[in-house]
């Protein structure tokens, strides 16, 4: 050094699922727990996904003599990431072991 993981050896990581927290949600922490992983070690950089506080949009309703804007409040098979996932994929960057 490797577009290499077939045998084995030292360890390593921990899906569902069940408790606690934290968060609006997705998701996440910590314990227990193994479906699985040879980078299932680290970066969300690019893309796919999730999710939708906030925001945009639209409807209805309140304000009004009356229209209409505008404020305010409700809703939504809508939109939207700055969230969330590297155990979706691709790329970076660094590792043990054993073959070659």
């Nucleotide at each position: 050094a490797u577009a290499u993981g077939a045998a084995a050896a030292a360890g390593g990581c921990a899906a569902a699922c069940u408790a606690u927290c934290u968060g609006a949600a997705a998701a996440g922490u910590u314990a227990g727990g193994a479906c699985g992983c040879a980078a299932a070690g680290c970066c969300u950089a690019g893309g796919g996904u999730c999710u939708g506080u906030g925001g945009u949009u639209a409807a209805a309703g309140u304000u009004u003599a009356u229209c209409a804007a505008u404020u305010c409040u409700u809703u939504a098979u809508a939109c939207u990431a700055u969230g969330a996932u590297c155990g979706c994929c691709u790329g970076g960057c660094u590792a043990c072991c054993a073959a070659u």

This is a predicted structure of a 100-nucleotide RNA (c-di-GMP-I riboswitch aptamer) from Oceanobacillus halotolerans. The prediction has a mean pLDDT of 81. Rfam family: c-di-GMP-I riboswitch aptamer. Its family is annotated with cyclic-di-GMP binding in the Gene Ontology. The organism belongs to Oceanobacillus, within Bacteria.